[in-house]
Background:
The RNA shown here (Bacterial small signal recognition particle RNA) has 99 nucleotides and comes from a Pseudomonadota bacterium. Model confidence (mean pLDDT): 77 of 100. The gene name in the source record is ffs. Its Rfam family is "Bacterial small signal recognition particle RNA". From the family's description: The signal recognition particle (SRP) is a universally conserved ribonucleoprotein involved in the co-translational targeting of proteins to membranes. Rfam classes the family as a non-coding RNA gene. Clan: SRP clan.
RNA sequence: CCCUGGGUCCUGCGCAGCGGAAUCUGCGAACCCCGCCAGGUCCGGGAGGAAGCAACGGUAAGCAGGACUUUCCGGGUGCCGUAGGGUAACUUGGUGGGC
Repeated sequence: CCCUGGGUCCUGCGCAGCGGAAUCUGCGAACCCCGCCAGGUCCGGGAGGAAGCAACGGUAAGCAGGACUUUCCGGGUGCCGUAGGGUAACUUGGUGGGC
């Protein structure tokens, strides 16, 4: 120097991790959410019935909090694994060949 295997390179898949969102908890609509409706109102001769404010309870949109159990999304995250692609350069092996 040639040949050849691997690594650095690229792609797919997987794994881990990071960030965000959801899940969890609290707050949260006087009325235009729900339930239950004191008082009062209405219908009725009466028995009863109807609508329904406040309060109470539960939630929606939303806000706040915390943590990592789980789910989803994202990437110029990774001395990770696996399959394939590439030989231009570098590097590392070979019991191969030549000088």